[in-house]
RNA sequence: GGGGACGUAGCUCAGCUGGGAGAGCGCUGCCGUCGCAUGGCAGAGGCCGAGGGUUCGAUUCCCUUCGUCUCCA
Repeated sequence: GGGGACGUAGCUCAGCUGGGAGAGCGCUGCCGUCGCAUGGCAGAGGCCGAGGGUUCGAUUCCCUUCGUCUCCA
């Protein structure tokens, strides 16, 4: 320098043909216990790596760019 994969909640990840942003763990509160843990209920937390384009509408399609991993030189 060229090719490919990935980037979504604090962490690990899902999101099926473009239309509701989600799960598990973690965190907070409540119930429960003498207390802790387990368990049950409720809740907070994200503008989907960044910028632009197409579209009535973009995590999803297109372009540029940043980062990580990997292959070829």

Source information:
The RNA shown here (transfer RNA) has 73 nucleotides and comes from Collinsella ihumii. RNAcentral holds the sequence, with entries from ENA, GtRNAdb and Rfam.